[in-house]
Context: one part of a larger RNA
Formats: sequence, C1' cells, structure tokens
RNA sequence: GGGUAAUUAAGGAACUCGGCAAAAUGACUCCGUAACUUCGGGAGAAGGAGUGCCAAGCAGAGAUGUUUGGCCGCAGAGAAUAGGCCCAGGCGACUGUUUAUCAAAAACACAGGUCUCUGCAAAAUCGAAAGAUGAAGUAUAGGGGCUGACGCCUGCCCGGUGCCGGAAGGUUAAGAGGAGGAGUGCAAGCUCCGAAUUGAAGCCCCGGUAAACGGCGGCCGUAACUAUAACGGUCCUAAGGUAGCGAAAUUCCUUGUCGGGUAAGUUCCGACCCGCACGAAUGGCGUAACGAUCUGGGCGCUGUCUCAAUUACCCGCCCG
Repeated sequence: GGGUAAUUAAGGAACUCGGCAAAAUGACUCCGUAACUUCGGGAGAAGGAGUGCCAAGCAGAGAUGUUUGGCCGCAGAGAAUAGGCCCAGGCGACUGUUUAUCAAAAACACAGGUCUCUGCAAAAUCGAAAGAUGAAGUAUAGGGGCUGACGCCUGCCCGGUGCCGGAAGGUUAAGAGGAGGAGUGCAAGCUCCGAAUUGAAGCCCCGGUAAACGGCGGCCGUAACUAUAACGGUCCUAAGGUAGCGAAAUUCCUUGUCGGGUAAGUUCCGACCCGCACGAAUGGCGUAACGAUCUGGGCGCUGUCUCAAUUACCCGCCCG
C1' cells in the first nucleotide's frame, strides 16, 4: 500500500445514473386499521401495547389467565431464526411461460370477444402411397386468423388489393367442327392449314364484404376593443378522424405554458391543446386485485457520503 471480515463520534442520501450495497423491519398475543373496491378484497394496511424468573391471592376441570409483591440484567421473541412501510403515476387484468450460458419484461400465454373455414371418406395436417392425426369427436364439434379479465364502447370509407356471390355480354387454350395432303379406292389413324363457327375456368364486367389488407383533406373569408371563428365560399376525395384520450412507452420545436411538490425539480404529478406524427379488436378509454415490472415522492434506517479511523487475518513493498 492492497484484499477480506467487523465496528464507529456528530451528521443522515449531502453518495450516485439510481439508496447500488449495507443498515433497518422481523416471532407470538392483544388493541387498532384509510382511500378505493369487481364487496372477495385492500389487511400482516398503517399505527400501538405486552413478553424473563420467584412467591402469594383470585378465576378455571386443566392448560392457562389475571392481580399484588419481590429478584436479575444494557436488553426477557435476551441467541439462532425472522415482513421495511406509505403516497402517486405508467404498462400488463390475474396464476403461469421465455432468450440452457449478459435480457424474466410492458415480450409469449391466458380465460373472454370476434371473423372465417368445415355436414363427416369433414376442413386442416403428415406421407410417394398405403395409411395416420383430426376423433373412437360430429357445428354447444374441429381447424385457422385477429383481439386479450372485467366495465363503457368500438364511428365514417368497398375507389385500390383480397375474399364471397353473380352470370347477360366481352376476351380466351387444347379440342370440336371445317379445308388440304400422302394413304391404289372408302374409312380409321397420320400429317398439315386456318378467314369465319363452336369452345371452360380465369380475366374484364355486375354486386357484396373493413373485429378482411387498408384509408379517414386543402385554401380563403367572417362577430361592435383585440383575439378567435359557431358561420360562409371554394377545390379535391372512396370517405375526410366520431366517442374517448392527448407534450403521452407517441411531442420534433421542448426544460412548451400554467399549477403542485423542493431553498433550488430537463425527471414526477395535475391541467391546457398549437396531436411535427393518438384514436377505436395491428382495438379506444377506464379499472379493484396482482407484479423479483418501470417512474417520481415520503417515513424509517444506515460508513453510500462529509472523512476517515480502529481491530483481526491474508498478500506486497520499504527501513533496521
């Protein structure tokens, strides 16, 4: 000098990206427990008190409880063991699942919702086939897609793409029909020609369908302060974004502005709305409970720090 372990006056997060780590809480009995809530919860909420030994009295069948007195210690859940708690917000309803070996999550799954296919030798899947799964099931069943408890809801657009339905017309292959050739003749077969005729699905066409893929405007003017524009004009569109939410896990400008919290707050919470570029099952907005989840705040607590010190052990270096 370094490492490991332990302790520390006063202060108590001033440390730091961040209380990371450590400290603290901790058992049992009794008292007592808020908002909110899906009435189950939230709850071990929070918060508070007690706890040893001896003797006597009382209660009790007893265990034990209780009262009084006494005794010991710093301390009686005397050691070990052994929840930190509260407030607010985001995400996901929940218990589950996952990157064996840097990610456990707001990702996956999930009950529930919805669309769609499938009438049974089902659809779908595996296989060259036989065959098998589906299923010893039968539409309250099975396959696939999307969404993801629950509550309130889920607006407008079918022009494009897809899917479903339609069949009058258009287009259209081989073929049919037809013409020619060789084949002694005929026919079949072979070969070859092609203007017209016939000729399926598909495509064109007609209609439907968005919890199918998807999409959901611009400019100008206008009110008796100003500002703004309920209102009007005009252009374009298949239709011009409804409810709800909104500087958001989305906001570039941006540390937006106002309010709250702090002495001081790019974070946080509540608002506003000018949404660069939210928005309704690629679901929208809420939501009790839940979470080794993410964010902000508070109490408690501490060697994280002010700022370092001491002890034990180990390692290294220097001097004698």
This is a predicted structure of a 320-nucleotide part of an RNA (large-subunit ribosomal RNA, domain IV) from a mouse gut metagenome. The full RNA is in RNAcentral, with records from MGnify. Its mean pLDDT, the model's own confidence on a scale to 100, is 86.